[in-house]
RNA sequence: GAUUUAUAAAGAAGAGGGGAGAGUACAGGCUCUGCGAACCUCUAGCAACCCGCAACUAUAGUUGAUAUGGUGCUAACUCCUGCCCGCUUUUGGGAACUAUAAAUU
Numbered sequence: 001g002a003u004u005u006a007u008a009a010a011g012a013a014g015a016g017g018g019g020a021g022a023g024u025a026c027a028g029g030c031u032c033u034g035c036g037a038a039c040c041u042c043u044a045g046c047a048a049c050c051c052g053c054a055a056c057u058a059u060a061g062u063u064g065a066u067a068u069g070g071u072g073c074u075a076a077c078u079c080c081u082g083c084c085c086g087c088u089u090u091u092g093g094g095a096a097c098u099a100u101a102a103a104u105u
Stems, first nucleotide, its partner, number of pairs: 001105008013043005021032003026082004044074004049070002053064004083094003
């Protein structure tokens, strides 16, 4: 990098450096940003995907607890929309894309 599976309307901040962009395919919007963007470092926090723990079990898995370890994350529903179906009352459902985790390669 690729494939598969699961999840994605919740949650969670400061400081220092840095100096103009960012919101993670593309496009159109719309937001954030010199009252300091991206990015780097430190500290703090959120989560519960994996390892680990306990119970049940058809040993595939299910549930629960923990928060050490591996990870990820800490503006706005994955910020909204695009494609399909429905609806024009409710801000619908699905797909695609993207992100995260695990397994395989």

Notes:
Predicted 3D model of a 105-nucleotide RNA (SAM riboswitch aptamer (S box leader)) from Pontibacter sp. Tf4. Its mean pLDDT, the model's own confidence on a scale to 100, is 80. The sequence was found by an Rfam model in a public genome assembly.